[in-house]
Context: one part of a larger RNA
RNA sequence: UGAAGGAAAAUUGAAGGAAGUUGUCCUUAGUACGAGAGGACCGGGAUGAACGAACCUCUAGUGUACCUGUUGUCGCGUCAGCGGCAUGGCAGGGUAGCUAAGUUCGGCUUGGAUAAACGCUGAAAGCAUCUAAGCGUGAAGCCAGUCCUAAGAAAAUUUUCCCCAUUAGCCUCCUCGUAGACUACGAGGUUGAUAGGCCGCAGGUGUACAAGCAGAGAUGCUUUCAGCCGAGCGGUACUAACAGGCGAUUGUUGU
Numbered sequence: 001u002g003a004a005g006g007a008a009a010a011u012u013g014a015a016g017g018a019a020g021u022u023g024u025c026c027u028u029a030g031u032a033c034g035a036g037a038g039g040a041c042c043g044g045g046a047u048g049a050a051c052g053a054a055c056c057u058c059u060a061g062u063g064u065a066c067c068u069g070u071u072g073u074c075g076c077g078u079c080a081g082c083g084g085c086a087u088g089g090c091a092g093g094g095u096a097g098c099u100a101a102g103u104u105c106g107g108c109u110u111g112g113a114u115a116a117a118c119g120c121u122g123a124a125a126g127c128a129u130c131u132a133a134g135c136g137u138g139a140a141g142c143c144a145g146u147c148c149u150a151a152g153a154a155a156a157u158u159u160u161c162c163c164c165a166u167u168a169g170c171c172u173c174c175u176c177g178u179a180g181a182c183u184a185c186g187a188g189g190u191u192g193a194u195a196g197g198c199c200g201c202a203g204g205u206g207u208a209c210a211a212g213c214a215g216a217g218a219u220g221c222u223u224u225c226a227g228c229c230g231a232g233c234g235g236u237a238c239u240a241a242c243a244g245g246c247g248a249u250u251g252u253u254g255u
Stems, first nucleotide, its partner, number of pairs: 001152001005163002008160002015149004021049007033038001051106005059100004066093005071086006110144003117137004164251001169246004173189005194240003197236005203229003210223005
């Protein structure tokens, strides 16, 4: 910008893409078959491999704004307590998120037209013949079916609802994330829980500072399952969502 008023939604599906794999075991059945050795079709069930998708409950990894221990050195006047630097100084753990080696799920079922092949009826050619007319069966393949994208598919169809003038609605801007390179998309903008703060909970670390007690001291014990805490869950307007703009001659054609 188009789909001939404006706006919000819900659909159809031309077309395109994805998927499509397979082993072993049990059973049918030691049956059919076979002198025996051996040993099925068909059908039913179980469990895997590789591949793919989604997810983070579990098992794990990461987790340089979380917790703890600790070395050297410098600083905060000293002690104590902290902080800086040294690969996050080193080391032990670890929430959310992300992730796989983890978890769950997928290939199913079915129809149509066929290939090779196998048939029915059947003449030319009184027979025979699957073929010449006609009619069937038949594959992991083909077309559908399954899943995804999809009307810029030269612009479709259908349905529902709102609005007729500062109205339906939209945008800038602002707070943001389930989104993200930017944009877009999505959640909100006081008629508000959108983010931060605060409160509570979950979860992590592992018992803070200080005081008291014991000990010559290092240190230990008690107050203390303490203290501290990023992303998670819920609550709460305390802070910040300020402010501003656009918006259709009741429409297209005919009378």